[in-house]
RNA sequence: GCCGGGGUAGCUCAGAUGGUAGAGCACCUGAUUCGUAAUUAGGGGGUCGCGAGUUCAAUUCUCGCUCCCGGCU
Numbered sequence: 001g002c003c004g005g006g007g008u009a010g011c012u013c014a015g016a017u018g019g020u021a022g023a024g025c026a027c028c029u030g031a032u033u034c035g036u037a038a039u040u041a042g043g044g045g046g047u048c049g050c051g052a053g054u055u056c057a058a059u060u061c062u063c064g065c066u067c068c069c070g071g072c073u
Base pairs, nucleotide, nucleotide: 001072002071003070004069005068006067007066010025011024012023013022019056027043028042029041030040031039049065050064051063052062053061
């Protein structure tokens, strides 16, 4: 330098055919317990890597940049 995959909640990851973003774990509160854990009910938490384009509308499509992983010369 070229090719491929990836960047979404604190962590691990979903997210179709473009239509107001979800799960598990973690965290907070209540119940339960002598107390803790476990269990159970509820709750908070997101510039969807950055910029631009297309569109009525972009996590999703297109382009550029950036970072991570792998491969090739």